[in-house]
RNA sequence: UAUCAGAAAAGGCAUAGUCUAUCGAAAGGUAGUGACGCAAAGUUUCAGAUCUAAGGUAAUCAAACGGAUUGCUAUGAUGGCUGGGCUACCGAA
Numbered sequence: 001u002a003u004c005a006g007a008a009a010a011g012g013c014a015u016a017g018u019c020u021a022u023c024g025a026a027a028g029g030u031a032g033u034g035a036c037g038c039a040a041a042g043u044u045u046c047a048g049a050u051c052u053a054a055g056g057u058a059a060u061c062a063a064a065c066g067g068a069u070u071g072c073u074a075u076g077a078u079g080g081c082u083g084g085g086c087u088a089c090c091g092a093a
Stems, first nucleotide, its partner, number of pairs: 004091001012038002019032005036080001042086003046083003049078003055073007
C1' cells in the first nucleotide's frame, strides 16, 4: 500500500410507539428519552422492493350547489428492505 474482518482495547451508531414535544393530509421525519441490534446501522433514491395518496384521475352514489365511497396514480417516504455507486476508525494479537 492492497486485501481482509480472526484477538484485544478505544471510540462510534441506535430497534420498538417506550414515552414527551414538534412538523406533515398520510406514510413518515426531527429533538429528547431508551438500548433491539450494527464493522459501514456513514453517505447516495441509480435499479428493484415496500409504505402512504394531499393533489390528479376513473367509476358509482347523490345532485341545485357543496359532497360521499371505491379503484388507479409519487411529485411524498423507508439507506436499520436488497443490489449498485462514493467515502471511512482501530487492528495482525
RNAcentral holds the sequence, with entries from Rfam and Ribocentre. Predicted 3D model of a 93-nucleotide RNA (c-di-GMP-I riboswitch aptamer) from Halalkalibacter wakoensis JCM 9140. Rfam family: c-di-GMP-I riboswitch aptamer. About the family: GEMM was predicted in a large-scale screen for bacterial structured RNA regulatory elements. Rfam links the family to the GO term cyclic-di-GMP binding. Model confidence (mean pLDDT): 78 of 100. Of the family's consensus pairs, 95% are formed in the model.